[in-house]
RNA sequence: UUCUGUAAAUCGUAAAGCAUAUGAAAGUAUGUGACACAAAGCUAUAGGGUCUAAGGCUUAAUUAUAAGCUAUGACAGCCAGUUACCAGA
Numbered sequence: 001u002u003c004u005g006u007a008a009a010u011c012g013u014a015a016a017g018c019a020u021a022u023g024a025a026a027g028u029a030u031g032u033g034a035c036a037c038a039a040a041g042c043u044a045u046a047g048g049g050u051c052u053a054a055g056g057c058u059u060a061a062u063u064a065u066a067a068g069c070u071a072u073g074a075c076a077g078c079c080a081g082u083u084a085c086c087a088g089a
Stems, first nucleotide, its partner, number of pairs: 002089004012037002017032006035077001041082003047079002049075003055070006
C1' cells in the first nucleotide's frame, strides 16, 4: 500500500414502534427502544437514485376545487465519494 472480516480487544452508531416538539409534506430534533451495522464516521454545489410538492406553472372548472408538472425542501441505514480504528493475509 492492497485485500479480507474467521477469532479476539477497545469502542461506537441505533431500524421499526411509542411520546413530545417542529414542518405544507417528505422528514428532522429529543427521550424511550434495539432491527441491524467492520465505516450505520463525514459529504446532499462531483454524480446517479429515492421521497415530498408549500409556492410556482399548465389544464379543467371559473367562488370553492380537481388533475398533471416542477426543489428552491429532504434521504448518507440505496449506489457512490472521502477519511479512519483493530486483527489477519
c-di-GMP-I riboswitch aptamer from Vallitalea guaymasensis, 89 nucleotides, folded computationally. The organism belongs to Vallitalea, within Bacteria. Of the family's consensus pairs, 95% are formed in the model. Its mean pLDDT, the model's own confidence on a scale to 100, is 82.